[in-house]
RNA sequence: GUGGACGUGGCGCAGCGGUAGCGCAUCGCCUUGCCAAGGCGAAGGCCGCGGGUUCGAAUCCCGUCGUCCACUC
Numbered sequence: 001g002u003g004g005a006c007g008u009g010g011c012g013c014a015g016c017g018g019u020a021g022c023g024c025a026u027c028g029c030c031u032u033g034c035c036a037a038g039g040c041g042a043a044g045g046c047c048g049c050g051g052g053u054u055c056g057a058a059u060c061c062c063g064u065c066g067u068c069c070a071c072u073c
Stems, first nucleotide, its partner, number of pairs: 001071007010024004018055001026042005048064005
């Protein structure tokens, strides 16, 4: 330099055009003599960033930044 994959709550991931979900973690309640486990509930992200297409974008397109892999020198 070229090509590709990935960037989504604190962490790990899903979602592939129709108002973002799961697990763990956190907090509260129930249960218990206490703890753990279990049950119920809550808080927490506008989807790396900017722009475009669309009635509507995390999903499509362009640019850009970062991480990783391969190739080339």

Description
Predicted 3D model of a 73-nucleotide RNA (transfer RNA) from Dactylosporangium thailandense. The prediction has a mean pLDDT of 81.